The RNA shown here (transfer RNA) has 84 nucleotides and comes from Halopseudomonas sabulinigri.
[in-house]
């Protein structure tokens, strides 16, 4: 310097046909159960505002395309490989 993979809640990890984002597991909160505790159920678990209701906003970071992008298109960071 070319190329080729990847970044997605607190973690890891799906979703690529463009059409509700967070499925599943890990953890973490309440609860049942128990003499108690593990284990095992079953409920909640992005950020911000807000008493609440509900609202705006979130897929690495700036743009474009689109009625509408985690998904297509440009240029960028950083991680990993591989050529020279």
């Nucleotide at each position: 310097g070319c190329c080729c993979g990847g970044a997605u809640g607190g973690c890891g990890a799906a979703a690529u046909u463009g059409g509700u984002a967070g499925a599943c597991g890990c953890a973490a909160g309440g609860g049942a159960c128990u003499u108690a505790a593990a284990a095992u159920c079953c409920c909640u678990c992005g950020a911000u505002c807000g008493u609440a209701a509900g609202a705006u906003c979130g897929u690495g970071c700036c743009g474009g395309u689109u009625c509408g992008a985690c998904c297509c298109c440009g240029g960028c960071u950083c991680c990993g490989g591989g050529c020279a």
The prediction has a mean pLDDT of 80. The source organism's lineage runs through Bacteria, Pseudomonadati, Gammaproteobacteria, Pseudomonadaceae and Halopseudomonas.